[in-house]
Molecule: transfer RNA
Organism: Candidatus Magasanikiibacteriota bacterium
C1' cells in the first nucleotide's frame, strides 16, 4: 500500500430504522443498618452512542470519508 473486524457512561455489556427521555452487571455518591468496615436494602448521578457528512418523516441502528485499536496479505 491492498482486504477485513471494531469503537455506546470509569471498567465490561444489550441494543440489528420508530415501542426508551440509550437498558443492564461492576465501581461511584447519598440514606437505613453497624461501634466501625464489609454485607443487605433504599435512593441518586454519569453516555445524545468515535468524528464529521449523506439516506429517510424518523438513524447508536443504513451509506461514504475521515480517526484510533485490533487481525490478515503484500
Nucleotide at each position: 500500500c491492498g482486504g477485513g473486524g471494531c469503537g455506546u457512561g470509569g471498567c465490561c455489556u444489550a441494543g440489528c430504522g420508530g415501542u426508551u427521555u440509550a437498558g443492564g452487571g461492576c465501581g461511584c455518591c447519598u440514606g437505613u443498618u453497624u461501634u466501625g468496615g464489609g454485607u443487605a436494602c433504599a435512593g441518586g448521578a454519569g453516555a445524545u452512542c468515535g468524528u464529521c457528512g449523506g439516506u429517510u418523516c424518523g438513524a447508536a441502528u443504513c451509506c461514504g470519508a475521515c480517526c484510533g485499536c485490533c487481525c490478515c496479505g503484500a